[in-house]
Context: one part of a larger RNA
RNA sequence: GGACGAACGCUGGCGGCGUGCUUAACACAUGCAAGUCGAACGAUGAUCCGGUUUCGGCCGGUGAUUAGUGGCGAACGGGUGAGUAACACGUGGGUAAUCUGCCCUGCACUCUGGGAUAAGCCUGGGAAACUGGGUCUAAUACCGGAUAUACACUGGUGGUCGCAUGGCCUGCUGGUGGAAAGCUUUUGCGGUGUGGGAUGGGCCCGCGGCCUAUCAGCUUGUUGGUGGGGUAGUGGCCUACCAAGGCGACGACGGGUAGCCGGCCUGAGAGGGUGACCGGCCACACUGGGACUGAGACACGGCCCAGACUCCUACGGGAGGCAGCAGUGGGGAAUAUUGCACAAUGGGCGGAAGCCUGAUGCAGCGACGCCGCGUGAGGGAUGACGGCCUUCGGGUUGUAAACCUCUUUCAGCAGGGAAGAAGCUCCUUGGGGUGACGGUACCUGUAGAAGAAGCACCGGCUAACUACGUGCCAGCAGCCGCGGUAAUACGUAGGGUGCAAGCGUUGUCC
Repeated sequence: GGACGAACGCUGGCGGCGUGCUUAACACAUGCAAGUCGAACGAUGAUCCGGUUUCGGCCGGUGAUUAGUGGCGAACGGGUGAGUAACACGUGGGUAAUCUGCCCUGCACUCUGGGAUAAGCCUGGGAAACUGGGUCUAAUACCGGAUAUACACUGGUGGUCGCAUGGCCUGCUGGUGGAAAGCUUUUGCGGUGUGGGAUGGGCCCGCGGCCUAUCAGCUUGUUGGUGGGGUAGUGGCCUACCAAGGCGACGACGGGUAGCCGGCCUGAGAGGGUGACCGGCCACACUGGGACUGAGACACGGCCCAGACUCCUACGGGAGGCAGCAGUGGGGAAUAUUGCACAAUGGGCGGAAGCCUGAUGCAGCGACGCCGCGUGAGGGAUGACGGCCUUCGGGUUGUAAACCUCUUUCAGCAGGGAAGAAGCUCCUUGGGGUGACGGUACCUGUAGAAGAAGCACCGGCUAACUACGUGCCAGCAGCCGCGGUAAUACGUAGGGUGCAAGCGUUGUCC
């Protein structure tokens, strides 16, 4: 000098764009953050229409609403950085050892039966959370049978290729095994098997990136083999047996610290430091462990067990997990609103209308940062008054003010007023509806210089000097050093210098 997620002191006009718990991965009141589908299903049946009526109603249609069964989603999106020195990450490869819902594409199918159960009704238990029994019913829920040249397993056989196990020819030929679901309405949405693709993962390997030897030896599933198990899949991943190996001064093992990267800061570069915001990957979700469901989890707002903590209780028993968005207490030098909207972008569900979305878009707060603008412009000397200094002549503040002539950015007031709307949707010539931000941006008009300047420094380094007070006191100080009676170094004043809505100080990095 530059930089910062900064803090502190003094000061503070406006706007744009960013950014804001670095500390206690401390504990959390309250609200919201993941639902949706009636075009899968049985029920419920508001409203309206038609018919009928003995005026009580009844029948047929429409079908708002709602819990339940069922489907898809809830594994995304959002948060945090505790752990992790590791194939966690980065980079380059491998998978002839693998999976992939929804999506695209090709081929072939979608035949025939069955028994339940929730809701409902009846009836128990419990303070509650919740839960038992009886009885009735539906499905794209569940379970059989049929068919399947493709598929899986298994046997025989041919060709071809490679990289060892082997791959391919959807090769040929036997055996065994397993599928499906309907809804809607004139068009669609689906269902099953299988091949290919796309996307997203899993696993393996080479190389790379912290400190410490005041850590020198470490290891028994340890290293390898065989058989078996397990997995989508290779593998001591697990197990039985066998062998005795494996790693290490090219730093094993141990200890400390730490999420990694694209990047960011600095620097001419080499390098050094760093990993806030944004993007990619990883890990975690009160602490520890476990599996279930599923294409995908060992699952933040799912389940079970144990623990700590908090809450409810009728003492028998139950409920909870903000490292989601706000917000509270606490810690701290320190870090925001219990806001608006789904209008846009994106996501889930749905044929759609639409619903949900604290993702997101916006607004609020903070000079926390960067950038822009303003606080007026021109003229104006008898160099006024006042202040300060003085050699008492004057000098300086100083064209500064007053005064004259102008201007009106920004803020104020008044009027007008968006783009963002592509699209989607309703009635069908063609029209109509849909904006949180926001009556915002922007435009026009209007009054009046009117409402808007501070902070640090002035001994040298280092731009800028005098007076008074103080008297090694009070104090200053980054270093050298000032202060003991003439202090340009302390305090105040006048003046000056530098930056400027900021200026200084502190901390950290180069």
A computed fold for a 510-nucleotide part of an RNA from Streptomyces sp. MP131-18, annotated as small-subunit ribosomal RNA, 5' domain. Lineage of the source: Bacteria > Bacillati > Actinomycetes > Streptomycetaceae > Streptomyces. It was read from a public genome assembly. The coordinates come from a structure-prediction model, not an experiment, and the mean pLDDT is 85.